[in-house]
RNA sequence: AGAAACCUUCGGGGCAGGGUGAAAGUCUGUGCGGCUUGUACUGCGCAAACCUAUUCCCGACCGGCGGUAAAGCCCGCGAGUCCUCUUUGAGGACAUGAUCCGGUGCAACUCCGGGGCCGACGGUACAGUCCGGAUGGAAGAAGGUUCAG
Numbered sequence: 001a002g003a004a005a006c007c008u009u010c011g012g013g014g015c016a017g018g019g020u021g022a023a024a025g026u027c028u029g030u031g032c033g034g035c036u037u038g039u040a041c042u043g044c045g046c047a048a049a050c051c052u053a054u055u056c057c058c059g060a061c062c063g064g065c066g067g068u069a070a071a072g073c074c075c076g077c078g079a080g081u082c083c084u085c086u087u088u089g090a091g092g093a094c095a096u097g098a099u100c101c102g103g104u105g106c107a108a109c110u111c112c113g114g115g116g117c118c119g120a121c122g123g124u125a126c127a128g129u130c131c132g133g134a135u136g137g138a139a140g141a142a143g144g145u146u147c148a149g
Stems, first nucleotide, its partner, number of pairs: 002147001004146007015059001017058003025050002028047007060129002062119002064077004072117002080094006099115005121132003
């Protein structure tokens, strides 16, 4: 010094504050019954009240990795489900969201200003934010060791 090999560590954030209140449940009243009587107990129905959404409504908040003029929305990668194999590793299929305008500048859909939009799967009153798979995995990042030439 760097091709390669090996190792270690790191590697995802977010509902403040309000509104409404389905189904079931609770309670009160009431109609029709049940039980030998009964103001008790109990079955079915109806009505009011109570209770219930971090998921609905208003509003709030969040933004992995590589590339590039600095990116949730441009290009690509990762995370999901299923199948197959030579199964501590690979391959394939399916699904996989969203951006415009103005300004500056050599250059920005990335910066500045403004207006919009998006967000896997299972659970649960319908979820980017709660709970769960997950003290998991991963794109990748940093450092170290060894050693050809």
Source information:
A computed fold for a 149-nucleotide RNA from an Anaerolineales bacterium, annotated as FMN riboswitch aptamer (RFN element). Rfam family: FMN riboswitch aptamer (RFN element). About the family: The RFN element is a highly conserved domain that is found frequently in the 5'-untranslated regions of prokaryotic mRNAs that encode for flavin mononucleotide (FMN) biosynthesis and transport proteins. This element is a metabolite-dependent riboswitch that directly binds FMN in the absence of proteins. The organism belongs to Anaerolineales, within Bacteria. Its mean pLDDT, the model's own confidence on a scale to 100, is 83.